[in-house]
Context: one part of a larger RNA
RNA sequence: UGACGGGGGCCCGCACAAGCAGUGGAGCAUGUGGUUUAAUUCGAUGCAACGCGAAGAACCUUACCUAGGCUUGAAAUGCAAGUGACCGGGUGUGAAAGCACCCUUCCCUUCGGGGCAUUUGUACAGGUGCUGCAUGGCUGUCGUCAGCUCGUGCCGUGAGGUGUUGGGUUAAGUCCCGCAACGAGCGCAACCCCUGCUAUUAGUUGCCAUCAGGUAAAGCUGAGCACUCUAAUAGGACUGCCUACGCAAGUAGUGAGGAAGGUGGGGAUGACGUCAAGUCCGCAUGGCCCUUACGCCUAGGGCUACACACGUGCUACAAUGGAUGUUACAACGGGUUGCUAAACCGUAAGGUGGAGCCAAUCCCUUAAAGGCAUCCCCAGUUCGGAUUGGAGUCUGCAACUCGACUCCAUGAAGUUGGAAUUGCUAGUAAUCGCGGAUCAGCACGCCGCGGUGAAUACGUUCCCGGGCCUUGUACA
Numbered sequence: 001u002g003a004c005g006g007g008g009g010c011c012c013g014c015a016c017a018a019g020c021a022g023u024g025g026a027g028c029a030u031g032u033g034g035u036u037u038a039a040u041u042c043g044a045u046g047c048a049a050c051g052c053g054a055a056g057a058a059c060c061u062u063a064c065c066u067a068g069g070c071u072u073g074a075a076a077u078g079c080a081a082g083u084g085a086c087c088g089g090g091u092g093u094g095a096a097a098g099c100a101c102c103c104u105u106c107c108c109u110u111c112g113g114g115g116c117a118u119u120u121g122u123a124c125a126g127g128u129g130c131u132g133c134a135u136g137g138c139u140g141u142c143g144u145c146a147g148c149u150c151g152u153g154c155c156g157u158g159a160g161g162u163g164u165u166g167g168g169u170u171a172a173g174u175c176c177c178g179c180a181a182c183g184a185g186c187g188c189a190a191c192c193c194c195u196g197c198u199a200u201u202a203g204u205u206g207c208c209a210u211c212a213g214g215u216a217a218a219g220c221u222g223a224g225c226a227c228u229c230u231a232a233u234a235g236g237a238c239u240g241c242c243u244a245c246g247c248a249a250g251u252a253g254u255g256a257g258g259a260a261g262g263u264g265g266g267g268a269u270g271a272c273g274u275c276a277a278g279u280c281c282g283c284a285u286g287g288c289c290c291u292u293a294c295g296c297c298u299a300g301g302g303c304u305a306c307a308c309a310c311g312u313g314c315u316a317c318a319a320u321g322g323a324u325g326u327u328a329c330a331a332c333g334g335g336u337u338g339c340u341a342a343a344c345c346g347u348a349a350g351g352u353g354g355a356g357c358c359a360a361u362c363c364c365u366u367a368a369a370g371g372c373a374u375c376c377c378c379a380g381u382u383c384g385g386a387u388u389g390g391a392g393u394c395u396g397c398a399a400c401u402c403g404a405c406u407c408c409a410u411g412a413a414g415u416u417g418g419a420a421u422u423g424c425u426a427g428u429a430a431u432c433g434c435g436g437a438u439c440a441g442c443a444c445g446c447c448g449c450g451g452u453g454a455a456u457a458c459g460u461u462c463c464c465g466g467g468c469c470u471u472g473u474a475c476a
Base pairs, nucleotide, nucleotide: 001476002475003473004472005471007470008469009468010467011466012465013464015460016459019424020423021422022421023420026315027314028313029312030311031310032309033308034306035305042053043052064301065300066299067298068297069296070295073124077123078122079121080120081119082118083117084116088103089102090101091100092099093098106115107114108113126290127289129288130287131286135284136283137279138278139277140275142273147186148185149184150183151182152181153162154161155160166177167176168175192267193266194265195264197235198234199233200232201231202230203229206225207224211222212221213220238261241255242253243252244251245250317417321376322375323374324373325372326371327370333364334363335362338357339356343352344351345350383414388409389408390407391406392405393404394403430452431451432450433449434448435447436446
């Protein structure tokens, strides 16, 4: 100087407390451990691995296993020699790859040659093989915590200290005051984006607001940009004003004004560093290793196994509910090898059909919870839907291993969950549906969107994590 302390002081955080909803019990989905296996490819392992890499394993992917094949190789560059082909078409064999065979058969030329293709040979290719403890790059974490440093000066033999400590204040090393310090940098904040208010500009969306036409109805049509909206610009919030306290910074107020008030809400943004943290299987790369194989091609299988254990979720156990009918109100997005309307067929998944749309124009697209009406009457039930049988639909070369969905039948466990444990402070939790990426098909996952919409916070004694000061130390 740090680190540590079941030392002290001050402060903060859904850290506790106060509340709400869960997990832990059940079934299923998914990941992991373990076990099994020819293989169940590899990595990730306290927080910070375990719906993680994987924004989508039937083949492919695929790295694994079995079997069949290739050896300058699936793709690349060069050199030398040979050939005039190669490509294409066909036959046999075969699971395919491959192997064997047949047919057809180059271009330019200054006639030197050149181009192109192929064969052979040789340099080489190739490796998701090893080392993340050789590395780059990227990422996680402490932590969006308020810290981490430097120049000069001063102090100290020196390590180093001071500044950065102290008194206040703040979300903040934020600011003020003081001070052997005076300044500065990286962080904080602000500048950026979204959202909330207003104005201007602009109207193939919106509007009967206004005028006219028109319909069973409808911005349906003309006219028009007032409103809504869209998307560009600008304004707006600064403790600016008032009161109280204070030297100041600032704090408090059912204050005024205002759409918004003290960082308005959310996002992006992650200092010096820590963990030899993670990644050589994204990519790059040193070293090592393989080279008729640890490379490459192909078929099939596996990654989907199953006594069990754990994590993360979904669905429930019901009446604040289930069922049937009827009736409202969104936002974000996506669409041309695409989204697909009306109409018709089918109980349905879906099929036929093809209008329109490169989309504020058409389509996906009926939002659902909600409202209204009726039934159920507390039961393993009109709860719950696992499992299994049957019949189908769709995608795709192909749904056996191993897809999703529909219908009929079947109807399991489950009656609110031990010890323990998680999230959340407001448009939040809870609950309800919708969209998107990946994608032929496949979503209970992920990323977004809106609808309905709470309870509680006395407080900081305690648990956990963190910041500052101080103290002890046989630690570095």

The part of an RNA shown here (small-subunit ribosomal RNA, 3' major domain) has 476 nucleotides and comes from an uncultured Ignavibacteriales bacterium.
Its Rfam family is "Bacterial small subunit ribosomal RNA".